[in-house]
RNA sequence: GCUACUGUAGCUCAGUUGGUAGAGCAGCUGAUUCGUAAUCAGCAGGUCAGGAGUUCGAGUCUCCUCAGUAGCU
Numbered sequence: 001g002c003u004a005c006u007g008u009a010g011c012u013c014a015g016u017u018g019g020u021a022g023a024g025c026a027g028c029u030g031a032u033u034c035g036u037a038a039u040c041a042g043c044a045g046g047u048c049a050g051g052a053g054u055u056c057g058a059g060u061c062u063c064c065u066c067a068g069u070a071g072c073u
Stems, first nucleotide, its partner, number of pairs: 001072007010025004019056001027043005049065005
């Protein structure tokens, strides 16, 4: 330098054919316990890497940029 893939909650990842952004763990509150842990119930947490375009509507499609991983030279 070229090619491919990845980027979504604090962490690990889903998200199907474009139609309300989710799960587990972690966190907070409550119940239970003499207390802790465990268990149960609830709550909070998101500029979907950034920007532009297409569309009535974009995490999803197109283009550019950035970061990372792998391969080739």
A computed fold for a 73-nucleotide RNA from a Peptococcaceae bacterium, annotated as transfer RNA.
The sequence was found in a public genome assembly.
Rfam family: tRNA. From the family's description: Transfer RNA (tRNA) molecules are approximately 80 nucleotides in length. It is annotated as a transfer RNA.
The source organism's lineage runs through Bacteria, Bacillati, Bacillota, Clostridia and Peptococcaceae.